SAM riboswitch aptamer (S box leader), 137 nucleotides, folded computationally. It was read from a public genome assembly, where an Rfam model found it. Its mean pLDDT, the model's own confidence on a scale to 100, is 75.

C1' cells in the first nucleotide's frame, strides 16, 4: 500500500526550541496564523490493544477455594492515538417540511395573481473518500 472491523459533535498546556506557513488530497467556502503556523521536546487528554486489581453471571470440581467462559464499571503500568473549528463544511444518493429571489407549464384576448414542475438553499438519513486501533493476506 491491500483486506475486515469497531470508533470519529465529548476530551486535552497562559510550558521549552524552532521560525512561516497552516486546517488529508482536488474544487469551492470557512477559517487559524509573528499576541508565533508547521516540526520537536516536554506535559496533558482518551481508554483501542496488552498487563494488574475490584464486582458480577454461568459451568466444572466435595469446596468460604480454584478453573474456564461471559459481563459491568475503575486505575493507568506497557504499545498506540490524539491535543483550533463536528472527520472545519460542501461536493455523490435519498426523504419529507420549508423558502424565494430563478426558470418553464397550463388556464387568458391579454397580464398579474395563484397553482403544477425543474432546478437552487436550508434540514435530516446514508454512501464515498479520509483518520486512528485491532485482527488478518
Nucleotide at each position: 500500500g491491500c483486506c475486515u472491523u469497531a470508533u470519529c459533535a465529548a476530551g486535552a498546556g497562559c510550558g521549552g526550541c524552532u521560525g512561516a506557513g497552516g486546517g488529508a488530497a482536488u474544487a469551492g467556502g470557512c477559517c487559524c496564523u509573528g499576541u508565533g503556523a508547521a516540526g520537536c521536546c516536554c506535559g496533558g487528554c482518551a481508554a483501542c490493544c496488552u498487563c494488574u486489581g475490584u464486582c458480577c453471571c454461568u459451568u466444572c470440581g466435595c469446596a468460604u477455594c480454584g478453573a474456564a467462559g461471559g459481563g459491568a464499571g475503575a486505575a493507568a503500568a506497557g504499545g498506540u492515538g490524539c491535543u483550533a473549528c463536528a472527520u472545519c463544511c460542501u461536493a455523490c444518493a435519498g426523504a419529507a417540511u420549508c423558502g424565494a429571489a430563478c426558470g418553464u407549464c397550463g388556464a387568458u384576448g391579454g397580464a398579474a395573481g395563484u397553482g403544477g414542475c425543474g432546478g437552487c438553499g436550508a434540514u435530516c438519513u446514508g454512501a464515498a473518500a479520509g483518520a486512528u486501533g485491532a485482527g488478518g493476506a